[in-house]
RNA sequence: GGGCCUGUAGUUCAGUUGGAAGAACACUUCAUUUGCAAUGAAGAGAUCAGCGGUUCGAGCCCGCUCGGGUCCA
Numbered sequence: 001g002g003g004c005c006u007g008u009a010g011u012u013c014a015g016u017u018g019g020a021a022g023a024a025c026a027c028u029u030c031a032u033u034u035g036c037a038a039u040g041a042a043g044a045g046a047u048c049a050g051c052g053g054u055u056c057g058a059g060c061c062c063g064c065u066c067g068g069g070u071c072c073a
Base pairs, nucleotide, nucleotide: 001072002071003070004069005068006067007066010025011024012023013022019056027043028042029041030040031039049065050064051063052062053061
């Protein structure tokens, strides 16, 4: 330098044919306990890596850039 894969919540991931974002763990509050843990209930948390394009509508399709992985030189 080139090919391919990948980037979604603090972490690990789902989101399968475009209709607008979820799970588990973690975190906060409450209940049970003398207290902790455990359990149960409720809650907060993501401009979906960035920019642009297509579309009535983009996490999803297209282009470029950036980060990570892998292969070739």
Notes
This is a predicted structure of a 73-nucleotide RNA (transfer RNA) from a Candidatus Shapirobacteria bacterium. RNAcentral holds the sequence, with entries from ENA. Rfam family: tRNA. About the family: Transfer RNA (tRNA) molecules are approximately 80 nucleotides in length. Rfam classes the family as a transfer RNA. The coordinates come from a structure-prediction model, not an experiment, and the mean pLDDT is 81. Lineage of the source: Bacteria > Bacteria candidate phyla > Candidatus Shapironibacteriota.